[in-house]
RNA sequence: GAUUUGAGCUGGCAAACGAAGCGAGAGCUUCGGACGCAAAGCUACGGGUCCUAAACCAGAUUCAACGGAAGGAUAGCCGGGUUGCACUG
Numbered sequence: 001g002a003u004u005u006g007a008g009c010u011g012g013c014a015a016a017c018g019a020a021g022c023g024a025g026a027g028c029u030u031c032g033g034a035c036g037c038a039a040a041g042c043u044a045c046g047g048g049u050c051c052u053a054a055a056c057c058a059g060a061u062u063c064a065a066c067g068g069a070a071g072g073a074u075a076g077c078c079g080g081g082u083u084g085c086a087c088u089g
Stems, first nucleotide, its partner, number of pairs: 012037002017032006035076001041082003045079003048074005056068002
């Protein structure tokens, strides 16, 4: 230095829920709070799941709904990429 491991130490993150705010929505931010996590750090590249305001296609035409495309969300759904702590071998 690389890879592996995660028993201990130092620590780290923070589910549900509540309050305030943002968003059409999924959801996000801050504070409180801990279910858990050895990457529960970062990253939408692949897959999965979730959302649908406007405009487009289709459809309807009293009002519409459903569908498609498109856009968005989720990293604590899985995989990939990338960075990192301590120690054993």
The RNA shown here (c-di-GMP-I riboswitch aptamer) has 89 nucleotides and comes from Zoogloea sp. It matches the Rfam family "c-di-GMP-I riboswitch aptamer". Rfam describes the family as follows. GEMM was predicted in a large-scale screen for bacterial structured RNA regulatory elements. Rfam links the family to the GO term cyclic-di-GMP binding. It was read from a public genome assembly, where an Rfam model found it. Model confidence (mean pLDDT): 77 of 100.